RNA sequence: UGCUUAUGGAGAAAGACGGAGGGAUUAGACCCUGCGAUGUCUUAGCAACCUGUUACUUAACAAGGUGCUACAUUCUACCCGGAUCAGCAAUACUGCCCGGGACAGAUAAGUG
Numbered sequence: 001u002g003c004u005u006a007u008g009g010a011g012a013a014a015g016a017c018g019g020a021g022g023g024a025u026u027a028g029a030c031c032c033u034g035c036g037a038u039g040u041c042u043u044a045g046c047a048a049c050c051u052g053u054u055a056c057u058u059a060a061c062a063a064g065g066u067g068c069u070a071c072a073u074u075c076u077a078c079c080c081g082g083a084u085c086a087g088c089a090a091u092a093c094u095g096c097c098c099g100g101g102a103c104a105g106a107u108a109a110g111u112g
Stems, first nucleotide, its partner, number of pairs: 001112007013043005021032003026077004044069003049065002051062004073104001078101005085095003
């Protein structure tokens, strides 16, 4: 770095350093941020993918390897379906709203 599979419901913060942007990427919206964010380190915690033990096919416990600890895969963008309203000469089309999917990205396990 590519590919495959699974998940995305919930959960969990203090201190120190540092000093301007940050919430993955492009644009817009929304939000956090000198009452010091994002980040790094230490400590603590959360969870249970791999792992281990017991039991025996499904669960319990532990926490060694990862991961995570603002809100949320935040929304829109591409496709499909539905309802109302508005624009329109119009049943077409567009916008607003709801639901699903794809894409993309995140984490784990496996693999080249």
This is a predicted structure of a 112-nucleotide RNA (SAM riboswitch aptamer (S box leader)) from Mucilaginibacter achroorhodeus. NCBI's taxonomy places the organism under Bacteria, Pseudomonadati, Sphingobacteriales, Sphingobacteriaceae, Mucilaginibacter. It was read from a public genome assembly, where an Rfam model found it.